[in-house]
RNA sequence: AGAUUUCUUCAGGGCAAGGUGAUUUUCACUUCUACAGCAAUGUGAAAAAAUUCCUGACCGGCGGUGAUAGUCCGCGAGUUCGCUAUUAAGAGCUGAAAUGGUGCAAUUCCAUUACCGACAGUAUAGUCUGGAUGAGAGAAGAAUCAU
Numbered sequence: 001a002g003a004u005u006u007c008u009u010c011a012g013g014g015c016a017a018g019g020u021g022a023u024u025u026u027c028a029c030u031u032c033u034a035c036a037g038c039a040a041u042g043u044g045a046a047a048a049a050a051u052u053c054c055u056g057a058c059c060g061g062c063g064g065u066g067a068u069a070g071u072c073c074g075c076g077a078g079u080u081c082g083c084u085a086u087u088a089a090g091a092g093c094u095g096a097a098a099u100g101g102u103g104c105a106a107u108u109c110c111a112u113u114a115c116c117g118a119c120a121g122u123a124u125a126g127u128c129u130g131g132a133u134g135a136g137a138g139a140a141g142a143a144u145c146a147u
Base pairs, nucleotide, nucleotide: 002145005143006142007141008140009139010138017055018054019053023048024047025046026045027044028043029042031040057127058126059117060116061075062074063073064072070115071114078093079092080091081090097113098112099111100110101109119130120129121128
């Protein structure tokens, strides 16, 4: 210096503060009834009630890129198919940005205004709960070792 092989560790963040109230429970009255009571319907009051709706708030994996990226290129995760006893490989699906400025160079910096975000559960979820003390793109280190 780094072909090869092995091992270890690490490897995702985020609803502050309010509004409304689908719905549920309790009580009273009303209708029915001989009375009481039950049940049902309707009305009123009280309490609980969406971190998902509304106002607003907050978050941004990994590698690359002449310059720093959630929104440029790719990967991972997720999901469908898949040979199969099972698993892997593999194939598909899989979100979003513009303008101006500086500069040799930036959809990456600065300014302004925007946009996006898997599946299941639940009053409709990027943020809650769950698969997940999981998996993994990759990062760091150690050993071995051809040259």
FMN riboswitch aptamer (RFN element) from Lentisphaerae bacterium WC36, 147 nucleotides, folded computationally. Its mean pLDDT, the model's own confidence on a scale to 100, is 80. Of the family's consensus pairs, 100% are formed in the model.